[in-house]
Model confidence (mean pLDDT): 82 of 100. This is a predicted structure of a 103-nucleotide RNA (Guanidine-I riboswitch aptamer).
RNA sequence: UUUGCUGUUUUCUAGGGUUCCGCGGUCAGCAGGCUGGCCGGACUGGUCCGAGAGAAAACACACGGCUGCGGUCGUGACACGGAGGGACAAAAGCCCGGGAGAA
Numbered sequence: 001u002u003u004g005c006u007g008u009u010u011u012c013u014a015g016g017g018u019u020c021c022g023c024g025g026u027c028a029g030c031a032g033g034c035u036g037g038c039c040g041g042a043c044u045g046g047u048c049c050g051a052g053a054g055a056a057a058a059c060a061c062a063c064g065g066c067u068g069c070g071g072u073c074g075u076g077a078c079a080c081g082g083a084g085g086g087a088c089a090a091a092a093g094c095c096c097g098g099g100a101g102a103a
Base pairs, nucleotide, nucleotide: 007059008058009057010056011055012054015049016048020046021045022043023040024039025038026037027036028035029034061076062075063074064073065072066071078098080101084096085095086094
């Protein structure tokens, strides 16, 4: 000094918080069932957010084999990583970002 490319989408998972639901507490109203306010995520959960370096699938692309030329099969590796900032109610393995840096 150089180290290229490493696709898109969907469904999930690890993980994440607290708008909404539920749950717990408390206060008020009510004859009561119950309703409402406030607080709680050092509340298991439902909704929700969610991975480049987690999983699966579909499609696309590149290369190669076969082909009856329509397709079909195979391969597509590797991947340590802050601080800080940003969004939604909020947070995060989300986004900046396969970034800075390290090796």
Rfam family: Guanidine-I riboswitch aptamer. For this family Rfam cites "Metabolism of Free Guanidine in Bacteria Is Regulated by a Widespread Riboswitch Class" (Nelson et al., Mol Cell, 2017). The sequence was found by an Rfam model in a public genome assembly.